[in-house]
Context: one part of a larger RNA
Molecule: small-subunit ribosomal RNA, 5' domain
Organism: Candidatus Falkowbacteria bacterium RIFOXYC2_FULL_36_12
RNA sequence: GGAUGAACGCUGGCGGCGUGUCUAAGGCAUGCAAGUCGAACGAACCUUUAGAGCUUGCUUUGAAGGUGAGUGGCAAACGGGAGAGUAACACAUUGGUAACCUACCCCAAAGACAGGAAUAACACCGAGAAAUUGGUGCUAAUACCUGAUGUGCUGCGUCAACAUAAGUUGAUUCAGUAAAACUACGGUGCUUUGGGAGGGGCCUAUGGUCUAUCAGCUUGUUGGUGAGGUAAUGGCUCACCAAGGCUACGACGGAUAGCGGGUGUGAGAGCAUGACCCGUCUCACUGGGACUGAGACACUGCCCAGACUCUUACGGGAGGCUGCAGUCAAGAAUAUUCCUCAAUGCACGAAAGUGUGAAGGAGCGACGCCGCGUGAUUGAUGAAGCCCUUCGGGGUGUAAAAAUCUUUUAUUAGGGACGAACAAAUGACGGUACCUAAUGAAUAAGGGGUUGCUAAACUCGUGCCAGCAGCAGCGGUAAUACGAGUACCCCGAGCGUUAUCC
Numbered sequence: 001g002g003a004u005g006a007a008c009g010c011u012g013g014c015g016g017c018g019u020g021u022c023u024a025a026g027g028c029a030u031g032c033a034a035g036u037c038g039a040a041c042g043a044a045c046c047u048u049u050a051g052a053g054c055u056u057g058c059u060u061u062g063a064a065g066g067u068g069a070g071u072g073g074c075a076a077a078c079g080g081g082a083g084a085g086u087a088a089c090a091c092a093u094u095g096g097u098a099a100c101c102u103a104c105c106c107c108a109a110a111g112a113c114a115g116g117a118a119u120a121a122c123a124c125c126g127a128g129a130a131a132u133u134g135g136u137g138c139u140a141a142u143a144c145c146u147g148a149u150g151u152g153c154u155g156c157g158u159c160a161a162c163a164u165a166a167g168u169u170g171a172u173u174c175a176g177u178a179a180a181a182c183u184a185c186g187g188u189g190c191u192u193u194g195g196g197a198g199g200g201g202c203c204u205a206u207g208g209u210c211u212a213u214c215a216g217c218u219u220g221u222u223g224g225u226g227a228g229g230u231a232a233u234g235g236c237u238c239a240c241c242a243a244g245g246c247u248a249c250g251a252c253g254g255a256u257a258g259c260g261g262g263u264g265u266g267a268g269a270g271c272a273u274g275a276c277c278c279g280u281c282u283c284a285c286u287g288g289g290a291c292u293g294a295g296a297c298a299c300u301g302c303c304c305a306g307a308c309u310c311u312u313a314c315g316g317g318a319g320g321c322u323g324c325a326g327u328c329a330a331g332a333a334u335a336u337u338c339c340u341c342a343a344u345g346c347a348c349g350a351a352a353g354u355g356u357g358a359a360g361g362a363g364c365g366a367c368g369c370c371g372c373g374u375g376a377u378u379g380a381u382g383a384a385g386c387c388c389u390u391c392g393g394g395g396u397g398u399a400a401a402a403a404u405c406u407u408u409u410a411u412u413a414g415g416g417a418c419g420a421a422c423a424a425a426u427g428a429c430g431g432u433a434c435c436u437a438a439u440g441a442a443u444a445a446g447g448g449g450u451u452g453c454u455a456a457a458c459u460c461g462u463g464c465c466a467g468c469a470g471c472a473g474c475g476g477u478a479a480u481a482c483g484a485g486u487a488c489c490c491c492g493a494g495c496g497u498u499a500u501c502c
Base pairs, nucleotide, nucleotide: 001502002501003500004499006498007497008496009495010494013372014371015370016369017368018367019365020364021330026328027327028326030325031324032323035074036073037072040071041070044067045066046065047064048063049062050061051060052059053058054057081283082282083281091207092206093205095203096202097201100200101199102198105196106195107194108193109192110191111190113147114146115145116144122137123136124135125134126133127132152177153176154175155174157172158171159170160169161168162167181188182187209255210254211253216246217245218244221243222242223241224240225239226238227237228236258280259279260278261277262273263272264271265270285306286305287304288303289302308319309318310317311316336362338361339360340359344358345356346355347354348353375405376404377403378402385396386395387394388393410439411438412437413436414435415434419429446491447490448489449488450487451472452471453470457486458485459484460483461482467474468473
């Protein structure tokens, strides 16, 4: 000198774009953050309407629309947060997978036949303070089950071709293995198989911290055979066998730490760093476990244990903000319990649409960067005041006053968007940005410094005191270094100080 997610002191007019718990991965009141589908299903209720019955305001039948529960499907594994753990195939780059998986989407081939038994809702009877839950009876389905068929696929064989580390392709006997309907009849959905796209799992080589005041480490350890397990390879697990494997090119141990794209600085080499944004990994009160599912060992799912909080009729229950706001605590320190689904995206749905604290916006903070303003012109050998003075004068100083002008900004009034795609309708932001007119210099300047380094000095006060200070140092009676005034210098809505990095 540059930089910062900064803080502190003094000061503070506006706008745009960014950015904002770096500490206690400490505890959390309250609200919201994942739903959707009636074109899968049965019932209940409401509204409208058409008809029938009569007691003329209810009974029943049908149609249309809707509501909140339930069964069922899809989603909930995404999106959002944090960096505790992790020195590791966690990450980055490079290859491999003839060792693998993939819902929704696209393409292609073939199919969807015949039956059955339940169950929630509901009704009735209970248990419990509650959370919740038991029994009996009824009912539906794209829920569940059985049988048929098999283009295919899978398995044990056989044969052929090509390969050679377990394989790939083709033919074939036998065995096993599917399906679901809804519909305004247009279609949508279902089953099996192959391919694609996108996504993921696993493996390989290389790379990136400190420490030897850590020198030896290891028994599922290293390898083999067989089995189990997995989508899949593998000591991943197990039985048996062998005795191996790693290490001064630093094993093992300890400390620290998410990693990368990047960011800061520097001429570069390098050094430092990993906030925001993007990719990836890991975590979700702490520890463990599986279930469901294409996908989780699952942030707002389940079970167990623990700590903590709440509740109880003492028998038992409920909870998990490292989502968005907000609160307490901690701290030098970090924001609103805001608006909207209008746009972009995501989930569901045939669609209309619904949901979305993702997102889009607004609010707060000079926290940062950038831009603008706080007026312009004329105006005296130069007012007053103040300071200095050798008492002659000099400085503040065209500065003010005064005159003329302008209106960025401000205020008021009028108009008023783009963002909306798709024929129409649809904008939270927002009556915002912007435009026009009016008013009137009107609403707007400070901070640090002046001995040298280092741009800028005089007077008074103080008297090694009070104090200053980054370093050198200054102050003990003439202090340009302390305090004040005047003048000056630097930067300017900022200026200084502190911390950290180069």